Predicted 3D model of a 521-nucleotide part of an RNA (small-subunit ribosomal RNA, 5' domain) from an uncultured Bacteroidales bacterium.
Rfam family: Bacterial small subunit ribosomal RNA. Gene Ontology terms of the family: structural constituent of ribosome and ribosome.
[in-house]
Context: one part of a larger RNA
RNA sequence: GGAUGAACGCUAGCGGCAGGCUUAAUACAUGCAAGUCGAACGGUAAGGUCUCUUCGGAGAUACACGAGUGGCGCACGGGUGCGUAACGCGUAUGCAAUCUACCUCAAACUGGGGAAUAGCCCCGAGAAAUCGGGAUUAAUACACCAUAACAUCUACGAAUCGCAUGGUUUGUAGAUUAAAGCUUCGGCGGUUUGAGAUGAGCAUGCGUGACAUUAGCUAGUUGGUGAGGUAACGGCUCACCAAGGCCACGAUGUCUAGGGGUCCUGAGAGGGUUAACCCCCACACUGGUACUGAGACACGGACCAGACUCCUACGGGAGGCAGCAGUAAGGAAUAUUGGGCAAUGGACGCAAGUCUGACCCAGCCAUGCCGCGUGCAGGAUGACGGCCCUAUGGGUUGUAAACUGCUUUUGUACGGGAAAAAUUCCCCGGUCGUGAAUCGGGGUUGAUGGUACUGUACGAAUAAGCAUCGGCUAACUCCGUGCCAGCAGCCGCGGUAAUACGGAGGAUGCAAGCGUUAUCC
Numbered sequence: 001g002g003a004u005g006a007a008c009g010c011u012a013g014c015g016g017c018a019g020g021c022u023u024a025a026u027a028c029a030u031g032c033a034a035g036u037c038g039a040a041c042g043g044u045a046a047g048g049u050c051u052c053u054u055c056g057g058a059g060a061u062a063c064a065c066g067a068g069u070g071g072c073g074c075a076c077g078g079g080u081g082c083g084u085a086a087c088g089c090g091u092a093u094g095c096a097a098u099c100u101a102c103c104u105c106a107a108a109c110u111g112g113g114g115a116a117u118a119g120c121c122c123c124g125a126g127a128a129a130u131c132g133g134g135a136u137u138a139a140u141a142c143a144c145c146a147u148a149a150c151a152u153c154u155a156c157g158a159a160u161c162g163c164a165u166g167g168u169u170u171g172u173a174g175a176u177u178a179a180a181g182c183u184u185c186g187g188c189g190g191u192u193u194g195a196g197a198u199g200a201g202c203a204u205g206c207g208u209g210a211c212a213u214u215a216g217c218u219a220g221u222u223g224g225u226g227a228g229g230u231a232a233c234g235g236c237u238c239a240c241c242a243a244g245g246c247c248a249c250g251a252u253g254u255c256u257a258g259g260g261g262u263c264c265u266g267a268g269a270g271g272g273u274u275a276a277c278c279c280c281c282a283c284a285c286u287g288g289u290a291c292u293g294a295g296a297c298a299c300g301g302a303c304c305a306g307a308c309u310c311c312u313a314c315g316g317g318a319g320g321c322a323g324c325a326g327u328a329a330g331g332a333a334u335a336u337u338g339g340g341c342a343a344u345g346g347a348c349g350c351a352a353g354u355c356u357g358a359c360c361c362a363g364c365c366a367u368g369c370c371g372c373g374u375g376c377a378g379g380a381u382g383a384c385g386g387c388c389c390u391a392u393g394g395g396u397u398g399u400a401a402a403c404u405g406c407u408u409u410u411g412u413a414c415g416g417g418a419a420a421a422a423u424u425c426c427c428c429g430g431u432c433g434u435g436a437a438u439c440g441g442g443g444u445u446g447a448u449g450g451u452a453c454u455g456u457a458c459g460a461a462u463a464a465g466c467a468u469c470g471g472c473u474a475a476c477u478c479c480g481u482g483c484c485a486g487c488a489g490c491c492g493c494g495g496u497a498a499u500a501c502g503g504a505g506g507a508u509g510c511a512a513g514c515g516u517u518a519u520c521c
Base pairs, nucleotide, nucleotide: 001521002520003519004518006517007516008515009514010513013372014371015370016369017368018367019365020364021330026328027327028326030325031324032323035072036071037070040069041068043065044064047063048061049060050059051058052057079283080282081281088208089207090206091205092204093203094202095201098200099199103196104195105194106193107192108191109190110189111145112144114142121134122133123132124131125130151176152175153174154173155172156171157170158169159168160167161166181188182187209255210254211253216246217245218244221243222242223241224240225239226238227237228236258280259279260278261277263272264271265270285306286305287304288303289302308319309318310317311316336362338361339360340359344358345356346355347354348353375406376405377404378403385397386396387395388394389393411458412457413456414455415454416453420448425443426442427441428440429439430438431437465510466509467508468507469506470491471490472489476505477504478503479502480501486493487492
């Protein structure tokens, strides 16, 4: 000098864009953050509509829909950096050792009967959470039968290729295995198989901290055979056998740490860094376990143990903000218990739509970067006042002021007023392959926001500070003080004329900031 997720002191007019718990992965009141589908199902709690009514209510409903069964989603999105020095990450490969819901393409199929169960109803237990019994009912829930292969398995062959185990194609025979309906009749679904896409898993080369004041480490340890397990290879697990395996090219141990793209600095080499944004990993009160599922060993799922908090009728129960706000605590220090689903994206749904603290916006903070303004021109008896001096005078503040003219960015007041909107849906028309297709036109949809922007009027009006002035280092005098009070980044100032302390005048630098502190180069 540059830089910062900064903090502190003084000061402060505005806008745009960004950023905002670096500390206690401390504890959390409250609200919200993951639902959706009636075009799967039995139904009808509330509401709407209609009918009846003794005015209590009853019934219907292809309006709608609480609770329930079922499907899909909840493994995404969002947070944090505890752990991890590791195939965790980065990069480059491999899988002849693998899986992949939804989506796309292709092929084939979608036949039949059945037994339950929730809900509803009736009892019962409990303070509650919740649970038990009986009767009855449905499905795209469940189980069974049929059919079936280019799918899987077994046996026997053939061809061909390679990268070692082997791969690919193909023939014959046998065995095993499937489905679900809804419908406005157009379709939407379901099952099996193949291919793709996407996502994931595994393996390997190289790279990826400190300490040798850590030198030896290891018993599923290293390898083999066999078995189990997995989507899959593998000591992944187990039985048996062998005695191996790693290490001064740093094993093992201890400490520290999420990794990368980046970012800062530097001429570069390098050094530092991982806040924001993106990719990967890990975690979800602490530890462990599996279930469901295409996918989890699952932040707002389950079970067990523990610590903590809460409720209790003392028998027993409930909870997990490292989601968004917010609270307490810690700290030098870090924001609103805001608006909206209008846009983008996601889940579900044929759709309308519902949900979405993702997201889009607004609020707070000079935290940063960038931009704008605080006037402009003229104006000398160089006014008054201040300060200084060699003092009837001169210098400086200083064209500065006053005064004259001008402008109105900004400000105030009053008006106009967006883009972001494309879709979806409705109406009309065209095209063809005639359909819930597709194209064109019109209408509908904005939280932000009456915001941005813009017009008119008014009036210099509403707007400058901070640090420094001995040298380094741009900028000097007076007064006070008298090794005191104090200053200080280094050298050093101060003991009676201090350009170094304190004040004043003046000057210099930067400027809505300026300085200090901390950290990095």

RNAcentral holds the full RNA, with entries from SILVA.